The RNA shown here (transfer RNA) has 73 nucleotides and comes from an Actinomycetota bacterium. RNAcentral holds the sequence, with entries from ENA. The prediction has a mean pLDDT of 82. Rfam family: tRNA. Rfam describes the family as follows. Transfer RNA (tRNA) molecules are approximately 80 nucleotides in length. By type it is a transfer RNA. Lineage of the source: Bacteria > Bacillati > Actinomycetota.
RNA sequence: GGGCGGUUAGCUCAGCUGGCAGAGCACUGCGCUUACAACGCAGGGGUCGGCGGUUCGAACCCGUCACCGCCCA
Numbered sequence: 001g002g003g004c005g006g007u008u009a010g011c012u013c014a015g016c017u018g019g020c021a022g023a024g025c026a027c028u029g030c031g032c033u034u035a036c037a038a039c040g041c042a043g044g045g046g047u048c049g050g051c052g053g054u055u056c057g058a059a060c061c062c063g064u065c066a067c068c069g070c071c072c073a
Base pairs, nucleotide, nucleotide: 001072002071003070004069005068006067007066010025011024012023013022019056027043028042029041030040031039049065050064051063052062053061
């Protein structure tokens, strides 16, 4: 220098043919317990890596940049 894959909640990851952003764990509160854990109920938490474009509408399509991993040179 080139190719491929990845970047979404604190962590691990889903997200279909473009149309309400989700799950598990974690966290907070309550219940339960002498207490803790487990368990049950409720709740908070997101610029969907950055910028630009297409579109009525973009996490999703296009361009570019950044970062991580693998491969080629």